[in-house]
RNA sequence: GCGGGAUUAGCCAAGUGGUUAAGGCACUCGGUUGCAAACUGAGAGACGGUGGUUCGAAUCCAUCAUCCCGCU
Numbered sequence: 001g002c003g004g005g006a007u008u009a010g011c012c013a014a015g016u017g018g019u020u021a022a023g024g025c026a027c028u029c030g031g032u033u034g035c036a037a038a039c040u041g042a043g044a045g046a047c048g049g050u051g052g053u054u055c056g057a058a059u060c061c062a063u064c065a066u067c068c069c070g071c072u
Stems, first nucleotide, its partner, number of pairs: 001071007010025003018055001027043005048064005
């Protein structure tokens, strides 16, 4: 330099164009307990940046950034 893949919450992870972006762990508050753990109810928190296509974008396209793989 060229090609391919990935990027969603503190961590893991689903979602392949349309209602409110699932779920698990962790976290916060409550119930329970003599206290805690476990169990249980509830809650907060996320689409890497920018631009484009579309009535509508996490999803499609371009570019940039970071990481991984291959080629030279």

The RNA shown here (transfer RNA) has 72 nucleotides and comes from Paenibacillus sp. UNC496MF. The sequence is in RNAcentral, with records from Rfam. Rfam family: tRNA. By type it is a transfer RNA. Its mean pLDDT, the model's own confidence on a scale to 100, is 83. The source organism's lineage runs through Bacteria, Bacillati, Bacillota, Paenibacillaceae and Paenibacillus.